About this RNA:
Predicted 3D model of a 313-nucleotide part of an RNA (large-subunit ribosomal RNA, domain IV) from Riquetophycus sp. HSY-2014a. It is recorded under the gene name rrl. It matches the Rfam family "Bacterial large subunit ribosomal RNA". RNAcentral holds the full RNA, with entries from ENA. The source organism's lineage runs through Eukaryota, Rhodophyta, Rhodymeniophycidae, Peyssonneliaceae and Riquetophycus. Its mean pLDDT, the model's own confidence on a scale to 100, is 83.
[in-house]
Context: one part of a larger RNA
RNA sequence: UCAUAUUAAAGGAACUCGGCAAAUUAACUCUGUACGUUCGCAAUAAAGAGAGCCUUAAUUAAGGUAGCAUUAAAUAGAAAGCAACGACUGGUUAUCAAAACCACAGGACUCUGCAAAUUUAAUAAAAAAGUAUAGAGUCUGACACCUGCCCAGUACCUAAAAUAGACAAAUUUUAGUUAAAGCUAAAAUUUUAACUUUAGGUAAACGGCGGUUCUAACUAUAAGAAUCCUUAGGUAGCGAAAUUCCUUGGCGGGUAAAUUCCGUCCUGCAUGAAUGGUGUCACGAUUGCUUUACUGUCUCUAAUAUGAAUUCA
Numbered sequence: 001u002c003a004u005a006u007u008a009a010a011g012g013a014a015c016u017c018g019g020c021a022a023a024u025u026a027a028c029u030c031u032g033u034a035c036g037u038u039c040g041c042a043a044u045a046a047a048g049a050g051a052g053c054c055u056u057a058a059u060u061a062a063g064g065u066a067g068c069a070u071u072a073a074a075u076a077g078a079a080a081g082c083a084a085c086g087a088c089u090g091g092u093u094a095u096c097a098a099a100a101c102c103a104c105a106g107g108a109c110u111c112u113g114c115a116a117a118u119u120u121a122a123u124a125a126a127a128a129a130g131u132a133u134a135g136a137g138u139c140u141g142a143c144a145c146c147u148g149c150c151c152a153g154u155a156c157c158u159a160a161a162a163u164a165g166a167c168a169a170a171u172u173u174u175a176g177u178u179a180a181a182g183c184u185a186a187a188a189u190u191u192u193a194a195c196u197u198u199a200g201g202u203a204a205a206c207g208g209c210g211g212u213u214c215u216a217a218c219u220a221u222a223a224g225a226a227u228c229c230u231u232a233g234g235u236a237g238c239g240a241a242a243u244u245c246c247u248u249g250g251c252g253g254g255u256a257a258a259u260u261c262c263g264u265c266c267u268g269c270a271u272g273a274a275u276g277g278u279g280u281c282a283c284g285a286u287u288g289c290u291u292u293a294c295u296g297u298c299u300c301u302a303a304u305a306u307g308a309a310u311u312c313a
Base pairs, nucleotide, nucleotide: 001308002307003306004305005304006303007302008301010299011298014297019294028050029049030048031047036041038142052065053064054063055062056061066070078292079291080290081289082288083287084286085284086283090102091101106140107139108138109137110136111135112134118126119125143279144278145277146276148209149208150207153206154205155202156201157200158199159198162196168191169190170189171188172187173186174185175184176183177182210228211227212226213225214224237271238268249265250264251263252262253261
């Protein structure tokens, strides 16, 4: 000097990105228990009290008695509130990430009638010794309330007609060759698939969801009007958001003082409805903020024990 432990006056998060680390709490018995809620929970909520040994009694109790301290050592939750995300239990980057990612029950769409669709190089095999309440694929992700408008583009489905499309198939004829069958070459005729085009449909398919000007008897604002463009012009909700550039937006709360946090407003650079929208009890080694308790995190360091390194002998 470092490491691992122990202790610390007064203060008690002033430390720090952040209470990281440490401390506090702890098992048992009794009392008691809020908001919220899907009535199951929340909940060990919170907040309190008790405890040794001996005698009598008999399991309720009474008396005595030691100690600073009686679950006397050790082992054994810190707690509460607000918000974000994900419903939950579960799974994940073996070896820096456990999460808001994945999965999930639930929801929806599409394909598939069984010699099924789908997977597959394959005769095989799975699907399935199953049969649409089944199997496969895609999206969403409990529950509650909901899920608006657009089919112009791309994609898919359906239908009709036309053009084109064969290097394919069939028939006929001619010529060459051959004993024949046949083969080769040329010409003509017939039959057509996908695809393309056109029309219609489909958005819980991929996706998309405007601008300008004016207007109310203070002002401001614009229910309203006009106009251009578009396939259609963003509905309900939510909104400085995990999305807000300007921005530390404005107002309110909390603090003596807060770019964080909570509530609200809406001027949404660039929210928005299963790429789901908005809420939500419970749950979470998740994320942000606050409070109580607690402490060497700090003001500000010190001492002790053990060990290591180094220096000297």